[in-house]
Predicted 3D model of a 75-nucleotide RNA (transfer RNA) from a Bacteroidota bacterium. Its Rfam family is "tRNA". By type it is a transfer RNA. The organism belongs to Bacteroidota, within Bacteria. Its mean pLDDT, the model's own confidence on a scale to 100, is 81.
RNA sequence: GCGGCGUUGGUAAACCGGUUAAUACGCCACCCUUUCACGGUGGAAUAACGGGUUCGAUUCCCGUACGCCGUACCA
Numbered sequence: 001g002c003g004g005c006g007u008u009g010g011u012a013a014a015c016c017g018g019u020u021a022a023u024a025c026g027c028c029a030c031c032c033u034u035u036c037a038c039g040g041u042g043g044a045a046u047a048a049c050g051g052g053u054u055c056g057a058u059u060c061c062c063g064u065a066c067g068c069c070g071u072a073c074c075a
Base pairs, nucleotide, nucleotide: 001071002070003069004068005067006066007065010025011024012023018055027043028042029041030040031039048064049063050062051061052060
């Protein structure tokens, strides 16, 4: 350089055209407790970036970036 695959809250991770984007850990508040831990209730925090297709895109397509794998070249 070329080809393939991947990128979703802080972390893991489900969903794969129409949802309020589920769940667990973590974080915050409250309850519980003499206190802490455990436990309970609630809350905040998400589709890498840009463009296209579509009535509608996290989902399909293209580009860019990053990561992984394979391959070529290095006189």